[in-house]
Molecule: c-di-GMP-I riboswitch aptamer
Organism: Butyrivibrio proteoclasticus
RNA sequence: GAUUAUUUUUAGCAAAAUUAGAGAAAUCUAAUGACACAAAGCUAUAGGGUCCGAAAGGACAGCCAGUUGGUGGU
Numbered sequence: 001g002a003u004u005a006u007u008u009u010u011a012g013c014a015a016a017a018u019u020a021g022a023g024a025a026a027u028c029u030a031a032u033g034a035c036a037c038a039a040a041g042c043u044a045u046a047g048g049g050u051c052c053g054a055a056a057g058g059a060c061a062g063c064c065a066g067u068u069g070g071u072g073g074u
Stems, first nucleotide, its partner, number of pairs: 002074004012037001017032006035062001041067003047064002049060004
C1' cells in the first nucleotide's frame, strides 16, 4: 500500500416514533428516544442517483461515489 474480517464500548454518531418550531413541499432544527453504524467522520453548482417543485430552484452524505481514518488477519 492492497485486500478481508470484526470483538469491546472508554468514546463518537443517532433510525423510527412523540412533542415544539421553520418550510409550499421534499426536508430541516431542538428535546425525548436508541434502530443501527469502522467510517452512520467530512464533502451537495462544479460525478452519478433519489426526493420535492409548474418552473426557477431546493433537499438528501443513514444511496453509490470522493476523501480522511481505528483494530485484527493475509